[in-house]
Context: one part of a larger RNA
RNA sequence: UGCAUGUGGUGGAUGCCUUGGCGAUUACAGGCGAUGAAGGACGUGACAGCCUGCGAAAAGCUCCGGGGAGCUGGCAAAUGAGCAUUGAUCCGGAGAUGUCCGAAUGGGGAAACCCGGCCCGCAAGGGUCACCGCCGCCUGAAUACAUAGGGCGGAGGGAGCUAACCCGGUGAACUGAAACAUCUCAGUAGCCGGAGGAAAAGAAAUCAACCGAGAUUCCGCUAGUAGUGGCGAGCGAACUGGGAACAGCCUUGCAGUCUUUAGCCGAUCGACUUAGCGGAAUGCUCUGGAAAGGGCAGCCGUAGUGGGUGACAGCCCCGUACGCGAAAAGACGCCGGUGGAACCAAGUCAGCGACAAGUAGGGCGGGACACGUGAAAUCCUGUCUGAAGAUGGGGGGACCAUCCUCCAAGGCUAAAUACUCGUGAUCGACCGAUAGUGAACCAGUACCGUGAGGGAAAGGCGAAAAGAACCCCGGAAGGGGAGUGAAAUAGAUCCUGAAACCGCAUGCAU
Numbered sequence: 001u002g003c004a005u006g007u008g009g010u011g012g013a014u015g016c017c018u019u020g021g022c023g024a025u026u027a028c029a030g031g032c033g034a035u036g037a038a039g040g041a042c043g044u045g046a047c048a049g050c051c052u053g054c055g056a057a058a059a060g061c062u063c064c065g066g067g068g069a070g071c072u073g074g075c076a077a078a079u080g081a082g083c084a085u086u087g088a089u090c091c092g093g094a095g096a097u098g099u100c101c102g103a104a105u106g107g108g109g110a111a112a113c114c115c116g117g118c119c120c121g122c123a124a125g126g127g128u129c130a131c132c133g134c135c136g137c138c139u140g141a142a143u144a145c146a147u148a149g150g151g152c153g154g155a156g157g158g159a160g161c162u163a164a165c166c167c168g169g170u171g172a173a174c175u176g177a178a179a180c181a182u183c184u185c186a187g188u189a190g191c192c193g194g195a196g197g198a199a200a201a202g203a204a205a206u207c208a209a210c211c212g213a214g215a216u217u218c219c220g221c222u223a224g225u226a227g228u229g230g231c232g233a234g235c236g237a238a239c240u241g242g243g244a245a246c247a248g249c250c251u252u253g254c255a256g257u258c259u260u261u262a263g264c265c266g267a268u269c270g271a272c273u274u275a276g277c278g279g280a281a282u283g284c285u286c287u288g289g290a291a292a293g294g295g296c297a298g299c300c301g302u303a304g305u306g307g308g309u310g311a312c313a314g315c316c317c318c319g320u321a322c323g324c325g326a327a328a329a330g331a332c333g334c335c336g337g338u339g340g341a342a343c344c345a346a347g348u349c350a351g352c353g354a355c356a357a358g359u360a361g362g363g364c365g366g367g368a369c370a371c372g373u374g375a376a377a378u379c380c381u382g383u384c385u386g387a388a389g390a391u392g393g394g395g396g397g398a399c400c401a402u403c404c405u406c407c408a409a410g411g412c413u414a415a416a417u418a419c420u421c422g423u424g425a426u427c428g429a430c431c432g433a434u435a436g437u438g439a440a441c442c443a444g445u446a447c448c449g450u451g452a453g454g455g456a457a458a459g460g461c462g463a464a465a466a467g468a469a470c471c472c473c474g475g476a477a478g479g480g481g482a483g484u485g486a487a488a489u490a491g492a493u494c495c496u497g498a499a500a501c502c503g504c505a506u507g508c509a510u
Base pairs, nucleotide, nucleotide: 001509002508003507004506005505006504007503008502009501015495016460017459020431021430022428023427024426025425026424027423028422029420030419031161032160039101040100041099042055043054044053046079049075050074051073061095062094063093064092065091066090070083071082072081106115107114108113116129117128118127119126120125131158132157134154135153136152137151138150139149165196166194167193168192169191170190176183180230206213207212217244218243219242227235228234248412249411250410253352254351256349264337265336266335269333270332272330273329274328276324277323278322282297283296284295285294286293298315299314300304306318307317308316361385362384363383364382365381366380367379368378371397392407393406394405395404396403447454448453467494470481471480472479473478
């Protein structure tokens, strides 16, 4: 030095586990905000670093209900001081307080800071003061009436945030066409505006075809059909028929009937939500550190879902089936009342008036329709024009006639449909720490970047800390005894402990 055997170190694979994820089903909820939100800063504890809670009344205050023995949140013990059957801690409901920033709103500002006016108050302190919109009154130009403008008062509507879904406006490129320009990607992404729990659409100037149907939406067939298309790449319907769900309506204006035009209030009852309560039935023995395991003998079951307990428990614990429960708040149903036009509906009466005109259509230029200008109907409109008046008008894919069908230029409308930031319950031939969320752990953290932004690693002693008193070596770290424990090669980066890599001992070879 090599090989072999044994025994260690290092390392953290593997196995097992799960507090965390992922994906569903279902019910609820679908908003919060000037009564100051979302999100934060700074404080707040006997001692207090972080998290959580809370707000100078600061891990809390008051009331009402539940509950019933311990409690003063977690990491996280100890000490101290307290609270509690005169019912604490805890859980639910209602209320009070709620610094500063933030739409942030008295003015300013480099967010969490600076500086003010007015009113009340001895003071400490409290209140108020942004902008836009709305209502009323006063005033009031060019300009006579008026209007614009200005002032005062009032009420308190808007503003900001929010995961997806929805409607509208605006609107790409990469890409595909094996290049590329029409085309495609795609009316997608992005940006902007607006709204709701859904939104949008919606009661035929619709289809159809000489038979007829009868608002809209969604599913699904028609059908990758008819078409469209540098007839390339591609794009791509409709009618009829089948289902889900079904619901139909209103009339502006003028002046009246009739000040208000829109709801408001109440208590009982019922069930529901936000705390809870009751809730059956097992012992002996063996092994073992420990029984839930084995053996023997029982029991309950409207409960043998699930979790925990020192190994695998229907009968040990929490629960589960089942039954019960609310002072308060909420939402629902039923009932009654007020108001009055009126109560499960969303008007009646009479008079005048009204049946939608710069509209339909046309020219030019665009856009939408599956349809790229095409034979191009239909819809929208930037521009120029421009009817008729139910004896009328639109459509039926150029256009015309006949025929059929409907009535535009005003409006409302539930359900079937879409989605899930979230709450509860349940489930998984989903993951099991290089997986599953980026994040099982104090993670959008540490760290990187001027910034937009990027973005980790990191789980496991044991049933129980019983976490090793005491002695020895050592400055310590660390180790050897002793002790605990079933086990300490379970000793605290501690379950298991693979491989690479590095030792030691022994044998053989050289």